Context: one part of a larger RNA
C1' cells in the first nucleotide's frame, strides 16, 4: 500500500488539446527483465507455532524443535506481462474517392416592421401613468394623423421534444474565407490508439484600459407614491453599461448538479441527416408520399433484466465490465487568513490552524 465513496447526501477540473506516466489489436518466433518452481547461504536473541517440563492452575519462566517475509547466488518452466526482430489488416486509428445536413466560426456587404428623435402639414386640449394617485409632457401647440428625415439595437412569422458546436454558446438576407460532422464505396497506411499530473489554448454575464458609438433599455441617482419608516417592490427620469475595434479579467446553479474512452446487456413510440430495399397512390417520369431494414444524433413516454437510501436511471444508464485522470473523508471557523503566483484594479488560483459544537 491492500477501505469505502462522488445525479440530489462532503465528492466529476467549465471546456477540450496535449507532455512525461499509466493502460493497449492480432500471428508466429527468439528472450527470459517480470512472474512461477526446486536448491544453497543469510534471515542475531526475544517473539510465533508445536512438543515437553518448573511455579497449586493459568498468566509467567525454562528447553527442544519448527516456521517465517526478504534477500543473494544456483538449476529449471515459458502460459502471460515487458524487450528484439519480423509479419497481419477482420473490429481500434487515420487517409483516399463520392455524395450530405446544419442558428458551427470569422470578415464584408445588405433588407424590413418597430421604439426614438428632428422638419413640414392636419387638428386644438389634453396626454401619459397608475389598484388609486401624484411627479411628468402640453396653448411657446403636446397627444393622435399623415409625408419626408436621421441614427442605433435588436431580428417577429418560419421555430420545432429540431439543427450545430468541445465547452462557453450561435437566429433577418446575400456573398467571400475556413473548423467540424455523417454516410456511401472499401482503394490505401498497418496499431499509428486511449487517457493524461504539470503544461497550453478557448471560455456567458457582469467588471477593467484606450478610442469610438449611444436608439431603446437601464445599475448608480433624483422626484413621485406606498408606509410607522420604505435607503425597497409600483410611477416620472436618468448616467454608467449594453452595441464596435483592440487589450486584460478567468469566474457561474460554466448543470444532465451525471469527468473522457471502448465493449457488452428486452424491448415500445417520436424526430433529423444518410445509405439500401418495397409496395401501392400521385406523377411533369426526376420524384414526391408510405412502409420497412441500416448506421449516425436527438428526445420523451414508459419500460424487461439490472441498479438505487429513497428519488429515480435504465442502448444518451446512475445496469455488466476494463484503462487512464480528477475530487471526497463530520458541522462552523473558511474557500477566509498567512504565503506564493496572476491580474492596471476589482479579485482569481493555491490554502490552513487556534477555537467550537
Nucleotide at each position: 500500500c491492500u477501505g469505502g465513496g462522488c445525479g440530489u447526501a462532503a465528492a466529476g477540473c467549465g471546456u477540450c488539446c496535449g507532455u512525461a506516466g499509466a493502460c493497449g489489436g492480432c500471428u508466429a518466433a527468439a528472450u527470459u527483465a517480470g512472474u512461477c518452481g526446486g536448491g544453497u547461504g543469510u534471515u542475531a536473541a526475544a517473539u510465533u507455532u508445536u512438543c515437553g517440563u518448573g511455579c497449586c492452575u493459568a498468566a509467567c519462566g525454562c528447553g527442544a524443535a519448527a516456521a517465517a517475509c526478504g534477500u543473494a547466488c544456483u538449476c529449471g518452466a515459458a502460459a502471460c506481462u515487458g524487450u528484439u526482430a519480423a509479419g497481419c489488416u477482420a473490429c481500434g486509428a487515420g487517409u483516399c474517392u463520392g455524395a450530405a445536413a446544419g442558428a458551427g466560426g470569422u470578415c464584408a456587404c445588405u433588407g424590413g416592421a418597430a421604439u426614438u428623435c428632428c422638419u413640414a402639414c392636419u387638428g386644438g386640449a389634453g396626454g401619459g401613468g397608475u389598484a388609486a394617485a401624484a411627479u411628468c409632457c402640453g396653448u411657446a401647440g403636446a397627444u393622435a394623423g399623415u409625408a419626408g428625415g436621421a441614427g442605433g439595437a435588436a431580428c417577429a412569422c418560419c421555430a420545432a421534444a429540431a439543427g450545430c458546436g468541445a465547452a462557453g454558446g450561435c437566429a433577418g438576407g446575400u456573398g467571400g474565407c475556413u473548423g467540424g460532422u455523417u454516410c456511401a464505396g472499401u482503394a490505401c497506411u498497418g496499431a499509428c490508439g486511449c487517457u493524461c499530473a504539470g503544461g497550453g489554448a478557448c471560455g456567458a454575464a457582469a467588471g477593467c484600459g484606450u478610442g469610438g458609438g449611444g436608439a431603446g433599455c437601464a445599475a448608480a441617482c433624483a422626484g413621485g407614491a406606498u408606509u410607522a419608516g420604505a435607503u425597497a417592490c409600483c410611477c416620472u427620469g436618468g448616467u454608467a453599461g449594453u452595441c464596435c475595434a483592440c487589450g486584460c479579467c478567468g469566474u457561474a446553479a460554466a448543470c444532465g448538479a451525471u469527468g473522457a474512452g471502448u465493449g457488452c446487456u428486452a424491448g415500445g413510440c417520436g424526430u433529423u441527416g444518410a445509405a439500401g430495399a418495397g409496395u401501392u397512390g400521385u406523377u411533369u417520369c426526376g420524384a414526391c408520399c408510405c412502409u420497412c431494414u441500416u448506421c449516425a444524433g436527438u428526445g420523451u413516454c414508459c419500460a424487461a433484466a439490472g441498479u438505487u437510501a429513497a428519488c429515480a436511471c435504465g442502448u444518451u444508464a446512475a445496469g455488466c465490465a476494463c484503462u487512464c485522470c480528477g475530487c471526497c473523508u463530520g458541522g462552523g471557523g473558511a474557500g477566509u487568513a498567512c504565503g506564493g503566483c496572476c491580474g492596471c484594479a476589482a479579485g482569481g488560483c493555491u490554502a490552513a490552524a487556534a477555537c467550537u459544537c